[in-house]
Context: one part of a larger RNA
RNA sequence: UUCUGGUUAAGGAACUCGGCAAAAUAGCCCCGUAACUUCGGGAGAAGGGGUGCCUCUCUUUUGAGAGGCCGCAGUGAAAUGAGGGUAGCGACUGUUUACUAAAAACAUAGGUCUAUGCUAACACGUAAGUGGAAAUAUAUGGACUGACACCUGCCCGGUGCUGGAAGGUUAAGAUAUCUUGUCAUUCCGACUUGUCGGAAGAAGCUCGGUGUUGAAGCCCCAGUAAACGGCGGCCGUAACUAUAACGGUCCUAAGGUAGCGAAAUUCCUUGUCGGGUAAGUUCCGACCUGCACGAAUGGUGUAACGACUUCCCCACUGUCUCGACCAGAAACUCA
Repeated sequence: UUCUGGUUAAGGAACUCGGCAAAAUAGCCCCGUAACUUCGGGAGAAGGGGUGCCUCUCUUUUGAGAGGCCGCAGUGAAAUGAGGGUAGCGACUGUUUACUAAAAACAUAGGUCUAUGCUAACACGUAAGUGGAAAUAUAUGGACUGACACCUGCCCGGUGCUGGAAGGUUAAGAUAUCUUGUCAUUCCGACUUGUCGGAAGAAGCUCGGUGUUGAAGCCCCAGUAAACGGCGGCCGUAACUAUAACGGUCCUAAGGUAGCGAAAUUCCUUGUCGGGUAAGUUCCGACCUGCACGAAUGGUGUAACGACUUCCCCACUGUCUCGACCAGAAACUCA
């Protein structure tokens, strides 16, 4: 010096990203216990008092009462909750990155939509077959949301899905016709008389084209947003000023309703005002100018719960001012 423990004057979070770590609280009995609340809770809320031993009385016992005794100290050691307030998120118990993340992530009961009539939908498998299910729509699969309370606005133009079938488009195929090449054969010319050159060319096969016919799909017509998604701009106007209930105009499928709002969302921004502090970029309450909240990609609240996150208070302390000492173990030196 390091590590593991112990003690520490005065102060008591001044430490620090942050009370991290440590300290403090603690058992049992009695008294007492707020807001809020889903009336169950909150609650061991909080906050007080008692606790050993001896004698007597009551008592079946535990124990209760009265009187007395000792110590600084009686749950005499050890083990054994610190507490309160505020806000965010998630309802809750639960689950998770085995070996850096336990959470606000996942799940959840509840809600909604959708598919499925049973040889079900769906899934695995080439198939046989199997799961679903020895079930049968109060069932099963898929998707989203996520207790509960109050609610869940407008848009079907785009994309998707469902339904429709008149018309348009349309493949293979079918059918009709034209065409290219090949070629039996025929004709013409030349001579060396059995060859060469040229022309036409049926059927078949073949190249290419056109007409007619030809389903679903697409175009088309509707519906559907707890389907994917979307939810405006400019200008003017009231008898102080300011503001604009109001009016005009352009565009759109429709122009964001209720509620919330500098928010886990606010750039400007440490917005402005209020509270708390002597002093507060954080925090709480408001305002609304929402860069860029918003309604099951759920909106807003919410008792209880949380090894979650933010801020404050009380108690407590070597976290600190600012160090010191003690014990043990190492380091180091010598043997």
Model confidence (mean pLDDT): 86 of 100.
Large-subunit ribosomal RNA, domain IV from a marine metagenome, 335 nucleotides, folded computationally.
The full RNA is in RNAcentral, with records from SILVA.